[in-house]
C1' cells in the first nucleotide's frame, strides 16, 4: 500500500487475577504446497502465520465512520537484498477454459 474482521472453535493446571503461562484439543484458506502439464473455480489443515469475546460512535435499518488485530509463506548457508539449498500429510473433488 492492498485483503479481510460473515461465519467457525475450548477444556485442564498454575497464580490474586477478567490477565499471563503451561498442556492437550478444536477452527480457519490469508500465503507456501498438493489435488490434471498450465490458468479460473472450487476442495485438502500438509508447511508458515494466525483464532476460539475486536472495540466505540452515529443510524430506524441498510450501512458508514474511528480505533484495534490479522494475513500478504517458513528454514538453512556466520549477515541473506540477490544467489544457492531444504521440508511441506497415509488428505483431497472435481468442474470449465
Nucleotide at each position: 500500500g492492498c485483503a479481510u474482521c460473515a461465519a467457525g472453535a475450548g477444556c485442564g493446571g498454575a497464580u490474586c487475577a477478567u490477565g499471563u503461562c503451561c498442556g492437550c484439543g478444536c477452527c480457519a484458506a490469508c500465503c507456501u504446497g498438493c489435488c490434471c502439464g498450465c490458468c479460473c473455480g472450487g476442495g485438502c489443515a500438509a508447511g508458515g502465520u494466525g483464532g476460539c469475546g475486536g472495540c466505540u460512535c452515529u443510524u430506524c435499518a441498510a450501512a458508514g465512520a474511528g480505533c484495534g488485530a490479522u494475513g500478504c509463506g517458513g528454514c538453512c548457508g556466520a549477515u541473506a537484498u540477490c544467489c544457492g539449498g531444504c521440508a511441506a500429510c497415509g488428505a483431497a473433488a472435481c468442474g470449465g477454459g